Context: one part of a larger RNA
RNA sequence: GCUAGCGAGUGUUCGAUAUUUGCUCGUCUAAUCCCGCAUAUUCGGGAGGAGGCACAGCGAAAGCGAGUCUGAAUAGGGCGAACUAUGGCAGAUAUCGAACGACCCGAAACCGGGUGAGCUAACCAUGAGCAGGACGAAGUUCCGAGAAAUCGGGAUGGAGGUCCGAACCCGUUGCCGGUGAAAUGGCUUGGGAGGACUUGUGGUUAGGGGUAAUAUGCCUAUCGAACCCGGAGAUAGCUGGUUCUCUCCGAGAUAUAUUUAGGUAUAGCCUCUUCGAUUACAGCGUGAGGUAGAGCUACUAGAUGGUUUCAGCAGCCGAAAGGUUGUUGAAAUCAACUAAACUCCGAAUUCACGCCUUUUAUCGAAGGGAGUCAGACCUACCGGUAUAAGCUGGUAUGGUCGAGAGGGAAACAACCCAGACUCUCGUCUAAGGUUCCUAAAUGCUUUUUCAGUGGUAAAGGCCGUUUUAUUUCCAAGACAGCAGGGAGGUUGGCUCAGAAGCAGCCAUCCUUCAAAGAGUGCGUAACAGCUCACCUGAAUAUGUCCGGCAUUUGUCGGACUGGAAAUAAUGCGCCGAAAAUGAACGGAGCUAAAAAAGCUACCGAAGACAGAGCUCGCCAAUUUUUUGGCGGGGGUAGGAGAGCGUUCUGAUUGCUGCGAAGGUAAACCGUAAGGUUUGCUGGAGUGAUCAGAAGUGAGAAUGCUAGC
Numbered sequence: 001g002c003u004a005g006c007g008a009g010u011g012u013u014c015g016a017u018a019u020u021u022g023c024u025c026g027u028c029u030a031a032u033c034c035c036g037c038a039u040a041u042u043c044g045g046g047a048g049g050a051g052g053c054a055c056a057g058c059g060a061a062a063g064c065g066a067g068u069c070u071g072a073a074u075a076g077g078g079c080g081a082a083c084u085a086u087g088g089c090a091g092a093u094a095u096c097g098a099a100c101g102a103c104c105c106g107a108a109a110c111c112g113g114g115u116g117a118g119c120u121a122a123c124c125a126u127g128a129g130c131a132g133g134a135c136g137a138a139g140u141u142c143c144g145a146g147a148a149a150u151c152g153g154g155a156u157g158g159a160g161g162u163c164c165g166a167a168c169c170c171g172u173u174g175c176c177g178g179u180g181a182a183a184u185g186g187c188u189u190g191g192g193a194g195g196a197c198u199u200g201u202g203g204u205u206a207g208g209g210g211u212a213a214u215a216u217g218c219c220u221a222u223c224g225a226a227c228c229c230g231g232a233g234a235u236a237g238c239u240g241g242u243u244c245u246c247u248c249c250g251a252g253a254u255a256u257a258u259u260u261a262g263g264u265a266u267a268g269c270c271u272c273u274u275c276g277a278u279u280a281c282a283g284c285g286u287g288a289g290g291u292a293g294a295g296c297u298a299c300u301a302g303a304u305g306g307u308u309u310c311a312g313c314a315g316c317c318g319a320a321a322g323g324u325u326g327u328u329g330a331a332a333u334c335a336a337c338u339a340a341a342c343u344c345c346g347a348a349u350u351c352a353c354g355c356c357u358u359u360u361a362u363c364g365a366a367g368g369g370a371g372u373c374a375g376a377c378c379u380a381c382c383g384g385u386a387u388a389a390g391c392u393g394g395u396a397u398g399g400u401c402g403a404g405a406g407g408g409a410a411a412c413a414a415c416c417c418a419g420a421c422u423c424u425c426g427u428c429u430a431a432g433g434u435u436c437c438u439a440a441a442u443g444c445u446u447u448u449u450c451a452g453u454g455g456u457a458a459a460g461g462c463c464g465u466u467u468u469a470u471u472u473c474c475a476a477g478a479c480a481g482c483a484g485g486g487a488g489g490u491u492g493g494c495u496c497a498g499a500a501g502c503a504g505c506c507a508u509c510c511u512u513c514a515a516a517g518a519g520u521g522c523g524u525a526a527c528a529g530c531u532c533a534c535c536u537g538a539a540u541a542u543g544u545c546c547g548g549c550a551u552u553u554g555u556c557g558g559a560c561u562g563g564a565a566a567u568a569a570u571g572c573g574c575c576g577a578a579a580a581u582g583a584a585c586g587g588a589g590c591u592a593a594a595a596a597a598g599c600u601a602c603c604g605a606a607g608a609c610a611g612a613g614c615u616c617g618c619c620a621a622u623u624u625u626u627u628g629g630c631g632g633g634g635g636u637a638g639g640a641g642a643g644c645g646u647u648c649u650g651a652u653u654g655c656u657g658c659g660a661a662g663g664u665a666a667a668c669c670g671u672a673a674g675g676u677u678u679g680c681u682g683g684a685g686u687g688a689u690c691a692g693a694a695g696u697g698a699g700a701a702u703g704c705u706a707g708c
Stems, first nucleotide, its partner, number of pairs: 001708006011100014026053003032047005057064002067079004103241002106238001110231006121205009130195001132164003135160001139156007168192003174187003207223001209219003216225001244643006254267005268372002270369008283355006293345001294343002300339003304335014375401004379396006406417003421613004426609003432603003435588003441600001443599006454590001460575003464572002467569008482537004487511003492506003517532001521530002543560007614633008644697001646694010662681008
């Protein structure tokens, strides 16, 4: 891991509600006793009315009583009666609650009584062990020195928690080992090695304790409190698990409180029963309101610019009055503005009431049973943050998921479409699509785009291209290009080393002209030089129509068309655009199979429709039983209903050695749980119906036991 077996809402007592049975001019016996069957309790029958509940309430009580309490009260008020079987008592069944282990498994721990020092810690008693080498203390002795004390030298001696190093004890380093050879080892290296040494045997100390050169170490592979048994099914607001089927309805993730925040209580939302209302939704009418928007000389508050007036301050002029310039403030006014705590205004939606409508929708009351209290994303509007987050907190009786399958979005709980009882090689559509992958138009009309834009992104930029508008110029020849001119006063004044159009400041005139700035740029030390503005020239773009004059060409004026320039707007596009395996149309591929606008077909879902069937509810008929009409049947937690199957018991009735149960295979039946038959196997019991009782259904619990 697999298979098989076992494995979790049970029992007692009390209470509540519903259904049901008996009695009701109340009801029931408890203990106990007697009889019967059985023998062993139980079981059946009888006795037993002790006592309980009910039958009257009110008051703290005495007490009174259909009343009573309060009160001075005959008042008022509170609680009652008046309503009567929708009741009372006793049982049964179901559900729920309380107390008990209380659905099952699961702690770490706490307490009691015992067992342990054969491991290890310390101690006691009695024994044992320590190769070899080195250093050479005291003491002793000899010699020498000395007056002596004492000193020097030699020899001897053999001290030491002394040195080196085996046994022995330990366990420093590195490597190996790490389902090991080993539940702590091997190799190497290392420390002690006559001592606070090592060690044998016997003994002592015990868990709220011992022992400890203290490491919270050790006390039998167990130690911040050993192990065994018991209290004991400790407790677990926590995790996991909790076993057959179908039918109907169907939530919540909120409020308040909480030593409360992952728990619980009450309410909210679900379900079931009974009774009641005539409402709910939609429509119409009448009202309410101050949001979105908008507005502001309509208030309050803010805020930008201009004009005018007034006041203050400063400068200048003036003898003064005053004038003038600058600045500050106020007011008025003009223009353009802002506001959650502004409003002269003001929607949509909403809300209230009335009318109308009603088999499936709504509301109320009384009661039984719940679950839910971690929500998520999207849209709109807000707060926080960084006007960040697949962030966080709100509002909306918003939507969806949760508890929702199907189609679309390549894939994709929450987005778009749409709510799945079953079946049909039936039909029509939604979103979205129709070249191929891939069902359906290589459909039609008119445009745009050349960037594979489409098929990622901003500010900003574009002489890419489309369309539109306005203005100006043009046969007195426009625009661009080409050729020529582009002057004089004058080097303007100042400044400056210099300042000559061209560092800078001020002014910016006049003349000659067809035209030419006291100068557009380059340039010079400054000049010079080049260039521009501006002017002239040649060449370059056309036709038509109308009117006047002249009429042969013509000429003048106008309109349209045409040429040129500038500006503005507009559709599509381009640049901006750098990341780690190769991906920013799903792919092939596409110049439409891209974009804009329009048209007609078609495809496309569990949607709608058609047909067949099942089931539930309401209504009507039906006289049992069916039929008809109308409507419903996604579903987690959860409520309600109806069934299948297992074991045993009673009654009735069957099968079975001509083969029971069980096993195995096939066929058939039923909407499901399931059932029946037949063959083989097996070898002795076992069904059906109606009732009853439960050790009554396994795939999950790191479940338990066994086998493989």

The part of an RNA shown here (large-subunit ribosomal RNA, domain II) has 708 nucleotides and comes from a Pseudomonadota bacterium. RNAcentral holds the full RNA, with entries from ENA. It matches the Rfam family "Bacterial large subunit ribosomal RNA".